[in-house]
Formats: sequence, C1' cells, structure tokens
RNA sequence: GUCGAAAAGGGCAAACCCCUCGUGAGGGGGGGACGCAAAGCUACGGAACUCCCAGAGUUAGCCGGGCCGCCGAAA
Repeated sequence: GUCGAAAAGGGCAAACCCCUCGUGAGGGGGGGACGCAAAGCUACGGAACUCCCAGAGUUAGCCGGGCCGCCGAAA
C1' cells in the first nucleotide's frame, strides 16, 4: 500500500413520527435505528426525480470520479 476481522474504542443514521423551510423533488432540527469501513466532503460523468418546464433545481444512503480521514487481525 492493497485489504477489512465473530477485534477495540468510537462515528454516522434508512423507514416512521413531530416541528420547520420549499410550488415540488427535497432540505434543516428533534425522536428513532434499517443499515454503513468512508453512509466524511464534492453535482465532475452517468442515472433517477421535481418544477413557476427548455433551463432551473433535488438526490453524495443509486453507480463511478476527485479530495480528505479513524483503527489494524489475517492475507
């Protein structure tokens, strides 16, 4: 470095419910855990979705790419 353990210490938090912002997809906060080794950050490519639809948005927990990062068994 690859890799990811019936390891340790931690981390994040789907559905659903409440509040809130948005026309909407959806975002933020609280509760809650299905999962996650990048489920950290980033709309660069693809994809899906939305609309006051022909150009603006949303999704990073859809797949790639880029950047950064905790731990350390086996191989």
Source information: Predicted 3D model of a 75-nucleotide RNA (c-di-GMP-I-GGC riboswitch aptamer) from an Acidimicrobiaceae bacterium.